Model confidence (mean pLDDT): 75 of 100. Bacterial RNase P class A from a Bacteroidota bacterium, 430 nucleotides, folded computationally. The sequence was found by an Rfam model in a public genome assembly. Its Rfam family is "Bacterial RNase P class A". By type it is a ribozyme. Rfam links the family to the GO terms tRNA processing, dimeric ribonuclease P complex and ribonuclease P activity. Rfam's curators write: Ribonuclease P (RNase P) is a ubiquitous endoribonuclease, found in archaea, bacteria and eukarya as well as chloroplasts and mitochondria. The source organism's lineage runs through Bacteria, Pseudomonadati and Bacteroidota.
[in-house]
């Protein structure tokens, strides 16, 4: 130098005209004033995703208040965040590539990926096909023995998982001894899990020791543990104006007990008790509304009149009006400067960096509402094609995803062309 792959910034520039918004000044016209209107000036108006609606909050409303279940989400370790299913780092498990090394079974180091990372002895399932057999194993074999026999075999029993067949996996491996054959039966050395101890590390975890063990895989399978989760969602809410019709059906309630007061009857051992008829207060009950998919609590309505009804309250049906306008609306857990302080990591020891707190100071120029934020020349720079009298010039194409709508904080997903970084290759020099 060239190429691929990661990251991380940028996201065409000047100019003239014309046209569109909002905010501010002037100035006319209405108008008691708020305040509308028309016109001018002068500064300004869309992003890293605004997109997807996939998390997570701030905010607002359910006056108050919840609890249980259900239902969903997350799951190594620390460390950042208002917070998160997030982001940094690590550690364990595993893929890929290179380099060493090997008993050729595999091991170690570097880079660069991935994580589906809480438990499989709480239970409960699933592992097709082949196989005797997928966890109560025993189809060929081996061994020990009875019986029959044409001396080749054939029927019965006990033993057995070393050997071999079937599979992706078949009761931990390999090797020796021991057995009637054989098996961790025994021993040696391995492997995989545990339970104690040492040492290292904040911790996950990581070497080493001793001691019991020995079929797997699957919870992104149902489930078990632990932790967090009310709901809706700016078309959320809140306010003003205007304006109407409910005289319509139709279903359910339409109770009941204490206390306290006034009035009036009765009784009376003169203490007082019992009745009625009226305000009033608890309380159940009953019909139901609210707050979340049940519930249970809690909160609130209504139970009155009177004589076959009307009236409350609550639900349904039917049928009527309104759909202008304010607000929320942009000042934020935000941006920038500086100075202490903890704190990674680096180091020519001055300093710089990584991620926090604290303190001072400073800017704040989209807020539309059917949705503005453009067009239209030229001129330059970037980039590709061609062509040529080549380091320069001519023509032609043409500059990506894409457009705020309450914000903020990730994560996904599209993005031409430039610019910087890092790691690998290949080529040249030295």
């Nucleotide at each position: 130098g060239c190429u691929u792959c990661a990251g991380a910034c940028u996201a065409c520039u000047c100019u003239a005209u014309c046209g569109c918004g909002g905010u501010u000044u002037u100035g006319g016209c209405c108008u008691u004033a708020a305040g509308g209107u028309c016109a001018a000036a002068a500064a300004u108006g869309a992003g890293g995703a605004a997109a997807g609606u996939c998390c997570g909050g701030a905010c607002a409303a359910c006056g108050u208040a919840g609890g249980g279940c259900g239902c969903c989400g997350c799951a190594c370790c620390a460390u950042c965040u208002a917070a998160c299913g997030g982001a940094u780092g690590g550690g364990g498990u595993u893929u890929c590539g290179u380099g060493c090394u090997u008993u050729c079974g595999g091991g170690u180091a570097c880079g660069a990926g991935a994580u589906a990372c809480a438990g499989a002895g709480a239970g409960u399932g699933u592992c097709g096909c082949a196989g005797a057999a997928a966890a109560u194993a025993a189809c060929c074999g081996c061994c020990c023995u009875g019986g029959c026999u044409u001396u080749g075999g054939u029927c019965g029993g006990g033993g057995u998982a070393a050997g071999g067949g079937u599979g992706a996996a078949a009761a931990c491996g390999u090797g020796u001894g021991g057995u009637a054959a054989g098996a961790g039966c025994a021993c040696a050395c391995g492997a995989c899990g545990u339970u104690c101890c040492c040492g290292g590390g904040u911790a996950a975890c990581c070497g080493g020791g001793a001691g019991g063990g020995u079929g797997g895989a699957c919870a992104a399978a149902c489930c078990u543990u632990g932790c967090g989760g009310g709901u809706u969602g700016a078309a959320a809410u809140g306010c003003c104006a205007c304006g109407u019709a409910c005289a319509u059906u139709c279903c359910g309630a339409c109770u009941c007990u204490u206390c306290u007061g006034u009035u009036u009857c009765c009784c009376u051992u003169a203490g007082g008790g019992g009745g009625a008829a009226u305000a009033g207060a608890a309380g159940a009950c009953u019909u139901u509304g609210g707050u979340u998919g049940c519930u249970c609590g809690c909160c609130g309505a209504a139970g009155g009149c009177u004589u076959u009804g009307c009236a409350u309250c609550g639900g349904a049906a039917g049928g009527g009006g309104u759909a202008g306008g304010c607000a929320g609306c942009u000042u934020g857990a935000g941006c920038c400067c500086g100075g202490c302080u903890u704190u990674u990591u680096c180091u020519u020891c001055g300093g710089a960096u990584u991620a926090g707190g604290c303190c001072g100071g400073g800017a704040c120029u989209a807020g539309a509402u059917a949705a503005a934020u453009g067009a239209u020349a030229g001129a330059g720079c970037a980039u590709c094609c061609g062509c040529c009298a080549c380091c320069g010039g001519c023509g032609g194409a043409g500059g990506a995803c894409a457009g705020a709508a309450u914000c903020c904080g990730g994560c996904u997903u599209a993005c031409a062309g430039g610019u910087c970084u890092g790691a690998a290759g290949c080529a040249c020099a030295u």